[in-house]
Transfer RNA from a bacterium, 84 nucleotides, folded computationally.
RNA sequence: GCGCGGGUGAUGGAAUCGGUAGACAUACUAGACUUAAAAUCUGGGGGCCAUUCGGCCGUGCGGGUUCAAGUCCCGCCCCGCGCA
Repeated sequence: GCGCGGGUGAUGGAAUCGGUAGACAUACUAGACUUAAAAUCUGGGGGCCAUUCGGCCGUGCGGGUUCAAGUCCCGCCCCGCGCA
C1' cells in the first nucleotide's frame, strides 16, 4: 500500500429488512437477610437540565441520502486478521 472484519454507557455485549438505542450480564449503589460479612433476593444503574412531571443530547470523527440512520453511501481516525 491492498483486501476483509470491527469501534455502541464504567465493562462485556444485543438491537430481525432502516422504524422505542443500550436488551441481558457485570461493576457500582440503596434496601432485605446476618452478631457482622460473604452468598442470595428486591429496587436503581449513559450524560446534561429540572424539586417532581418531564425536556434535550448521546452508537469513533465529519459530511450525505431518507419522513426516519447504530444500521445505507462518501471521506478520515483507531484496533484486529490476511496479502504484498
Record summary: Rfam family: tRNA. Rfam classes the family as a transfer RNA.